This is a predicted structure of a 129-nucleotide RNA (c-di-AMP riboswitch aptamer (ydaO/yuaA leader)) from a Bacillota bacterium. Of the family's consensus pairs, 92% are formed in the model.
[in-house]
RNA sequence: UCCUUGAUAACGCCGAAUUCUUGUCAAAGGAGCGGAGGACCCGUGAGUCGUGGGGUGAAUUGCUUUGCAACGGGCAUGCUCGCAGCCCGAACCCGUCAGCUAACUUCGUAGGCGUAAGGGGGCUCAAGG
Numbered sequence: 001u002c003c004u005u006g007a008u009a010a011c012g013c014c015g016a017a018u019u020c021u022u023g024u025c026a027a028a029g030g031a032g033c034g035g036a037g038g039a040c041c042c043g044u045g046a047g048u049c050g051u052g053g054g055g056u057g058a059a060u061u062g063c064u065u066u067g068c069a070a071c072g073g074g075c076a077u078g079c080u081c082g083c084a085g086c087c088c089g090a091a092c093c094c095g096u097c098a099g100c101u102a103a104c105u106u107c108g109u110a111g112g113c114g115u116a117a118g119g120g121g122g123c124u125c126a127a128g129g
Stems, first nucleotide, its partner, number of pairs: 002129006011114004018031005032109006042099001050096001052097001053094004060070004071089005078123004083118001
């Protein structure tokens, strides 16, 4: 370098939501991950009770409207791209207020579930030749 074979459940998925230390076992403090506010510069014209404005999140728009389409998101190969197939497109929060944004400030680290052996390409690793 080439060829062949293999990578597959003491588990996995959505999600930022994992992990370490201490402890009076209540909780606290870190690391990691995620979010918000917040200058110059740049950008923006209508908010002051109205079509208010804004945030997390994939979760939004349109129409011939109870469905369809577009678009967005997810789905066990070691990782990844794409095709096919299947599924989702919610809910909640701030409280009259926030564009971006360095320094800085600050918050969260929950909850809910169970995929099925489809095909192709690239990369990585292992064994053999």

Its Rfam family is "c-di-AMP riboswitch aptamer (ydaO/yuaA leader)". From the family's description: This family represents a conserved RNA structure found upstream of the ydaO and yuaA genes in Bacillus subtilis and related genes in other bacteria. For this family Rfam cites "New RNA motifs suggest an expanded scope for riboswitches in bacterial genetic control" (Barrick et al., Proc Natl Acad Sci U S A, 2004). The coordinates come from a structure-prediction model, not an experiment, and the mean pLDDT is 81. Taxonomically the source falls in Bacillota (Bacteria, Bacillati).